[in-house]
RNA sequence: UCGGAUGGUCGGAUGGCUGCGGCGUGUUUCGCGUCGAGGAAAGUCCGGGCUCCAUGAAGACACGGCGCCGGGUAACGCCCGGCCGGGGAAGGGGGCGACCCCGAACCCGAGGGAAAGCGCCACAGAGAACAGACCGCCGUCCAAUAGGGCGGUAAGGGUGAAACGGUGCGGUAAGAGCGCACCGCGCGCCUGGCGACAGGAGCGGCACGGCAAGCCCCGCCGGGAGCAAGGUCGAAUAGGGAUGACAGUGGGUCACACCACAGGGCGCGUCUUCCGCCCGUCAUCCGGGUAGGCUGCACGAGGCGUCGAGCAAUCGGCGUCCCAGAUGAAUAGCCAUCUAUCGCGGCGCGGUCCGAGCAGGGCCGAACUGCGGGGACAGAACCCGGCUUACAGACCGUCCGACGCC
RNA sequence: UGGAUCGUAGCUCAGUGGUAGAGCAACAGAUUGCUAAUCUGUGAGGCGAAGGUUCGAGUCCUUCCUAUCCAG
Numbered sequence: 001u002c003g004g005a006u007g008g009u010c011g012g013a014u015g016g017c018u019g020c021g022g023c024g025u026g027u028u029u030c031g032c033g034u035c036g037a038g039g040a041a042a043g044u045c046c047g048g049g050c051u052c053c054a055u056g057a058a059g060a061c062a063c064g065g066c067g068c069c070g071g072g073u074a075a076c077g078c079c080c081g082g083c084c085g086g087g088g089a090a091g092g093g094g095g096c097g098a099c100c101c102c103g104a105a106c107c108c109g110a111g112g113g114a115a116a117g118c119g120c121c122a123c124a125g126a127g128a129a130c131a132g133a134c135c136g137c138c139g140u141c142c143a144a145u146a147g148g149g150c151g152g153u154a155a156g157g158g159u160g161a162a163a164c165g166g167u168g169c170g171g172u173a174a175g176a177g178c179g180c181a182c183c184g185c186g187c188g189c190c191u192g193g194c195g196a197c198a199g200g201a202g203c204g205g206c207a208c209g210g211c212a213a214g215c216c217c218c219g220c221c222g223g224g225a226g227c228a229a230g231g232u233c234g235a236a237u238a239g240g241g242a243u244g245a246c247a248g249u250g251g252g253u254c255a256c257a258c259c260a261c262a263g264g265g266c267g268c269g270u271c272u273u274c275c276g277c278c279c280g281u282c283a284u285c286c287g288g289g290u291a292g293g294c295u296g297c298a299c300g301a302g303g304c305g306u307c308g309a310g311c312a313a314u315c316g317g318c319g320u321c322c323c324a325g326a327u328g329a330a331u332a333g334c335c336a337u338c339u340a341u342c343g344c345g346g347c348g349c350g351g352u353c354c355g356a357g358c359a360g361g362g363c364c365g366a367a368c369u370g371c372g373g374g375g376a377c378a379g380a381a382c383c384c385g386g387c388u389u390a391c392a393g394a395c396c397g398u399c400c401g402a403c404g405c406c
Numbered sequence: 407u408g409g410a411u412c413g414u415a416g417c418u419c420a421g422u423g424g425u426a427g428a429g430c431a432a433c434a435g436a437u438u439g440c441u442a443a444u445c446u447g448u449g450a451g452g453c454g455a456a457g458g459u460u461c462g463a464g465u466c467c468u469u470c471c472u473a474u475c476c477a478g
Stems, first nucleotide, its partner, number of pairs: 001402010012338007020036007038377001042388002045386005050226004063222005068082005083111001084109004091102004112217002117215002119211003134157002136153007165183006184206001185204003189200004230295004240286007248261004263279005302321008339375001341373006349365006407477005413471001416430004424461001432448005454470005
């Protein structure tokens, strides 16, 4: 310099005027001071704090969740570091070529167990899990040939997502782990590592296909509900309770209850009778709960700076700061100047091209300048830690490869 | 604000991981002078979206989107 990756920060600025919400304060119909959205306040997908309910302790079963190893954390399904597997369009190597191989930074992984058991593997195909023989190959028999029967075989073809190890040499009638070498796989051993795992030599001729985001097995974790939790103050009306005063007559009962009459009210504006319905009355006090108010509720796993430990996540020390709190829900509106940036134009300049050209012209570029436009996603509602999703644009880094120079 | 559920054809709903269906509606034809009813035929168009697991996803998992319900 070119190319490939990746992390973090910010996400309009200043001033004026007019407003809104909280807190404090004053001389309180008003004024002054101060504070006033986010990285996601969102989705409500995980984990906690807090509160109430349940619970003698421990364990088991059921149900739900999580799952490589180590670390971080209050905790997590989150974060950091590592291991293994997959990808890697840069780059490198091989090949005439189609193409193949290696592969940095980096990206992705719900990444325990398929050798406990059960289940599933459509279609195609001969055969799909204790497998199997359609074509083919080989032997033999029949046959003049074509072909057919019987047997061997699983290298080649074909089907499929997947065909019961792969490549090569030997071997054989043809073949086959039948034998051997290498690779893969399994078993125990040794070495390194806290560990996942890696490396090494040995043995085994190969048994053990895939799916657990199917049931399941193993290990670990989990009581339920949610600020409309909960606490507190508490009307009006109705209903409940206590006390006191006043409460007719008869039947009935041990006493109540109950029944009849009387009394009061309503059914018609008034009166009387009949009929129907309702009823103890008044006063004082108590308690529960509703409306509504207050609280929970803004100092917290807190922010910023700095030093130290650590690869990092993170942790510790010191200093400093107080930083929204509404309840139909404040955090806004207007103006001016500027600004990231965009469009159109201007003046020359540079590069390149056309051209015979120091003429003339086309295209591109950056700076300067004039005019105009110009601010992403979104909006707290008990509070935190994560994840996920949305987001115009701007800025600052870090890592790797190739080439050149020192 | 908190809690829960659903999404398959125009409508109402089925659908053990293996070619997406039923009824009504719609369309075409027959019948009729015409229409309705009736009969015959036709799935043309669909799994809310995007990823993942799997050989294979409407179905299993994750994240979004939409709609509905409950709690004063």
Record summary
This is a predicted complex of two RNAs, RNase P RNA and transfer RNA, with 478 nucleotides together. Rfam match: Bacterial RNase P class A. Rfam's curators write: Ribonuclease P (RNase P) is a ubiquitous endoribonuclease, found in archaea, bacteria and eukarya as well as chloroplasts and mitochondria. It is annotated as a ribozyme.